[in-house]
Context: one part of a larger RNA
RNA sequence: UUGGGCGUAAAGGGCACGUAGGUGGAUCCUUAAGUCAGUUGUUAAAUUUCACAGCUUAACUGUGUUGUGCAAUUGAUACUGGGGAUCUUGAGUUCGAGAGGGGAUGGUAGAAUGUCAAGUGUAGCGGUGGAAUGCGUAGAUAUUUGAUAGAAUACCUGAGGCGAAGGCGACCAUCUGGCUCGAUACUGACACUGAUGUGCGAAAGCAUGGGUAGCGAACAGGAUUAGAUACCCUGGUAGUCCAUGCCGUAAACGAUGGAUACUAGCUGUCGGAGGACUAACCCCUUCGGUGGCGCAGCUAACGCGUUAAGUAUCCCGCCUGGGGAGUACGAUCGCAAGGUUGAAACUC
Numbered sequence: 001u002u003g004g005g006c007g008u009a010a011a012g013g014g015c016a017c018g019u020a021g022g023u024g025g026a027u028c029c030u031u032a033a034g035u036c037a038g039u040u041g042u043u044a045a046a047u048u049u050c051a052c053a054g055c056u057u058a059a060c061u062g063u064g065u066u067g068u069g070c071a072a073u074u075g076a077u078a079c080u081g082g083g084g085a086u087c088u089u090g091a092g093u094u095c096g097a098g099a100g101g102g103g104a105u106g107g108u109a110g111a112a113u114g115u116c117a118a119g120u121g122u123a124g125c126g127g128u129g130g131a132a133u134g135c136g137u138a139g140a141u142a143u144u145u146g147a148u149a150g151a152a153u154a155c156c157u158g159a160g161g162c163g164a165a166g167g168c169g170a171c172c173a174u175c176u177g178g179c180u181c182g183a184u185a186c187u188g189a190c191a192c193u194g195a196u197g198u199g200c201g202a203a204a205g206c207a208u209g210g211g212u213a214g215c216g217a218a219c220a221g222g223a224u225u226a227g228a229u230a231c232c233c234u235g236g237u238a239g240u241c242c243a244u245g246c247c248g249u250a251a252a253c254g255a256u257g258g259a260u261a262c263u264a265g266c267u268g269u270c271g272g273a274g275g276a277c278u279a280a281c282c283c284c285u286u287c288g289g290u291g292g293c294g295c296a297g298c299u300a301a302c303g304c305g306u307u308a309a310g311u312a313u314c315c316c317g318c319c320u321g322g323g324g325a326g327u328a329c330g331a332u333c334g335c336a337a338g339g340u341u342g343a344a345a346c347u348c
Stems, first nucleotide, its partner, number of pairs: 004319003007302002012316001014200004021193003025087007033080002035076008050064005090190001091187003094183005102176007109153001113149008124135002161168002205246006214240002219235004257315006265293011297304002321348003330341004
């Protein structure tokens, strides 16, 4: 290479856009590159294949012959490709509705918490398994009124919604992306996938400047304990927040790449449309999402099962015993931390 695989055994890229490439709907005409058939040439000898023969047999030897390959030529035209024409089912556009924590910016609100000021008030508060550190007669805790600050938005909240993924939740305004349904007309394969590339990408971390209520790595103290660099408690810095720029990783998970087609059903829920109905609801049909079960089938089993892990096709990524090791070296990216790519010796 052939071949076998990737939910959990090794293996789906974190996600998208998209270049090259690969693959690609229906009908007709044409071409004959691929494809198929014939003929010819060549394919040195030896070797090899087959047949026959010669040494008693075999090895060995001899004679004849075939074929793969390549080239030329003559044909075939189903399929693929090239050229031309047509089509509407794929794809897209138009119109009318609709749902939504999709994104960005600005503003507003209430609850809670802390702090400050003032009033009332007096000896405790706080914390724990129990305590202590801590706070408090310089008047705390509690309570009332006022002010101020930052962060997050209870109920609604749902196996519910939106987003490519990461993710998104108070309210209002502005700007803005995508999606679904219904309808008619239009374009006429414009499609799918996608190496390299580009962009997005939780948390933590980094840089500069702000901000800092609560929480809280580090750190300090109190406990516990044989010890306790912990779990528990009292404090508390970075950080968490904002702006701008980096980082580029996660159990980035559905541990399940994307697209298309086909293959029993039942049941819940979200968004539309149509029908039935006196009408709201209920009911029936249908399209699109999101759950639970389940036939066939698949699976080592667990389980999956029209949202497939079933049946097929196309394209990409990845795997090939454990450790060494996601290490070393090199390259490249980064301010750094480190990321990406990624071995071998040796060993079992």